[in-house]
Context: one part of a larger RNA
RNA sequence: ACCUCUCUAAGGAACUCGGCAAAUUGACCCCGUAACUUCGGAAUAAGGGGUGCCGGCGCAAGCCGGUUACAAUAAAUAGCUCUUCGCGACUGUUUAACAAAAGCACAGCACUCUGCAAAGUCGUUAAGACGACGUAUAGGGUGUGACACGUGACCAAUGCGGAAAGAUUAAGGUGGGUGGUGCAAGCUCCCUGCUGAAGUCCCCGUGAAUGUCGGCCGUAACUAUAACGGUCCUAAGGUAGCGAAAUUCCUUGUCGGGUAAGUUCCGACCUGCACGAAUCGUGUAACGAUGGAGAGACUGUCUCGGAGAGGUUCUCG
Numbered sequence: 001a002c003c004u005c006u007c008u009a010a011g012g013a014a015c016u017c018g019g020c021a022a023a024u025u026g027a028c029c030c031c032g033u034a035a036c037u038u039c040g041g042a043a044u045a046a047g048g049g050g051u052g053c054c055g056g057c058g059c060a061a062g063c064c065g066g067u068u069a070c071a072a073u074a075a076a077u078a079g080c081u082c083u084u085c086g087c088g089a090c091u092g093u094u095u096a097a098c099a100a101a102a103g104c105a106c107a108g109c110a111c112u113c114u115g116c117a118a119a120g121u122c123g124u125u126a127a128g129a130c131g132a133c134g135u136a137u138a139g140g141g142u143g144u145g146a147c148a149c150g151u152g153a154c155c156a157a158u159g160c161g162g163a164a165a166g167a168u169u170a171a172g173g174u175g176g177g178u179g180g181u182g183c184a185a186g187c188u189c190c191c192u193g194c195u196g197a198a199g200u201c202c203c204c205g206u207g208a209a210u211g212u213c214g215g216c217c218g219u220a221a222c223u224a225u226a227a228c229g230g231u232c233c234u235a236a237g238g239u240a241g242c243g244a245a246a247u248u249c250c251u252u253g254u255c256g257g258g259u260a261a262g263u264u265c266c267g268a269c270c271u272g273c274a275c276g277a278a279u280c281g282u283g284u285a286a287c288g289a290u291g292g293a294g295a296g297a298c299u300g301u302c303u304c305g306g307a308g309a310g311g312u313u314c315u316c317g
Stems, first nucleotide, its partner, number of pairs: 001312008010303002014301001019298001027051005036041001038146001052067006080296007087288002092104002108144007120130003147283004152213003157210002159206004166201003172195006179188003214232005241275001242272001253269005
């Protein structure tokens, strides 16, 4: 010097991206326990109190004996707590060895396919097998993701389904014709009429299918604003709800709260650059080695250092 520990006056997060780390808390018994809630929880909430008593000996430390109770921790082992917001309902699962999460999964919901030699999948267009010794309350696929309340408009484009009238459309089939070759039968090239499937065009439907969801101008007896009117375009012009948001550029928006002081946080406003309804919208008790903010307790994180123990290395001996 480094590593691992122990203690530290006064202060107590002033440290720092951030209380990271450390400290506090901790067992058992009694009392007591809020909002909210899906009535199960939240809850060990929070917050208090207790951890023996009696006799003898001993200056004391302590030693010996007795005794009660549900309970008498003291060597170690043994929750820090509370408030609030985001996300995800939850338990689970994941990048073996830099990521454990808001990612994945999930129960639930919805759409769609499948009538059994099922659809779908593996396989050499196979046999065979799975599906399933199952049968639509079953099986496959896709999306969403407990629960509560909801889930708006548009079928023009793309996709899917349906219908069959018409248009278009290949090889082939059939009729006719000109050639090549051959004595011929035939073989073969070309032209042409008719016929000729799915598909495409056309028509209809379909959004918990892929998706999409406007602009300009004017108007109220202060001003401002515009319930109202006009006009253009569109398939239709974003409904409910939420909103500077995991989304807001301008932006540290503005107002309020918290602080002595707050680019973060919480509550509002709405001017949504560029939210929005199963690529779900908005809420939500419980849960989380989840993310943000705050408070108490606590502390060498710090003011700002100091002292000590053990170990490692080095120098001298």